[in-house]
RNA sequence: UCGCGCUAGACGGGGAGUUAGCGGUGCCCUGCACCCGCAAUCCGCUACAGCGGGGUCGAACUCCCCUCCGAGGGGAGGUGUCGUCGGGUCAGCCGCUGUCCCCCGGGCGUUGACAUCCGGGUCCGGCGCAACCAAAGGCCGCCAACCCCGCCAGGUCCGGAAGGAAGCAGCGGUACGCGGAGCCCCUGGAGUGCCGUCGGGCUCCCCGGGUCGAGUUUGGGGCCAGCUGAGCGCCGGGGAUGCCUUCUCGACGAGGGGUGCGCGA
Repeated sequence: UCGCGCUAGACGGGGAGUUAGCGGUGCCCUGCACCCGCAAUCCGCUACAGCGGGGUCGAACUCCCCUCCGAGGGGAGGUGUCGUCGGGUCAGCCGCUGUCCCCCGGGCGUUGACAUCCGGGUCCGGCGCAACCAAAGGCCGCCAACCCCGCCAGGUCCGGAAGGAAGCAGCGGUACGCGGAGCCCCUGGAGUGCCGUCGGGCUCCCCGGGUCGAGUUUGGGGCCAGCUGAGCGCCGGGGAUGCCUUCUCGACGAGGGGUGCGCGA
């Protein structure tokens, strides 16, 4: 150096969590790297650290160590965003109110504003008037078998006759009663009134007249003050997430180094 057969060993690893600690099942990240049984009210071990059984490879590009890279995970601090709980009103904030003051805009005003005085009206009450409603009367119309009137056919009665009497129907008129709303008169009524008179009242409003002589009034904003509220800002606690810094663990991969036994040539 080569060939053959074995052994150590390998047949995944890591993070968080759990645990006195280690490993496993479970979760997560990597990755390709056997099988069966046990196992989160856990299973099995004791710093050499899964237990039990079976199988493959096997001294190496597969094992061991060191370094680097670095997926990914965890811790701490800072900062930003979102959302949550609590606080209380912290010169801030929402809403409301108000006064001297400041700014802006508008109305009225020497054709006299504002202020003030007088008179009258609107308002209340009494009376009157008008209208409306109601009733009664007048007026008009209708209306009586008889117990209303007038004229009374026929018929009846008196009379010798002449003539007279009562009187039904009918006709006309009228009483009682009924109808009319158009007019007149009288009476009464009330949420009537471009009506009159008297009294009362007159805060506001309207009209007219007088005095005075230049401002007056209103809206918005600002400042300030007060009241209420707690949605926002503010303070505090904890949660999620992005970024930065730092610490830690760290797969895969890369580089370097190291490591058996036996037989034969």
Molecule: Bacterial large signal recognition particle RNA
Organism: Candidatus Dormibacteria bacterium